[in-house]
Molecule: transfer RNA
Organism: Patiriisocius sp.
RNA sequence: GCUCUUGUAGUUCAAUGGAUAGAACAAGCCGCUCCUAAUGGCUAGAUCUAGGUUCGACUCCUAGCAAGAGCA
Numbered sequence: 001g002c003u004c005u006u007g008u009a010g011u012u013c014a015a016u017g018g019a020u021a022g023a024a025c026a027a028g029c030c031g032c033u034c035c036u037a038a039u040g041g042c043u044a045g046a047u048c049u050a051g052g053u054u055c056g057a058c059u060c061c062u063a064g065c066a067a068g069a070g071c072a
Stems, first nucleotide, its partner, number of pairs: 001071007010025004018055001027043005048064005
């Protein structure tokens, strides 16, 4: 330099082009307990960036950025 893959919550992962973007762990709060652990309930938290297609985009297209793999 070229090609390919991936990018969603603090972390690991979901989400036929149409539902309020969902779950687990983690975090905070409230219970239970003499206290802690365990356990129950509640709360907050995310679509890499910029354009485009579409009635409608996490999803499709283009460019960029980042990570990884392959070739040279």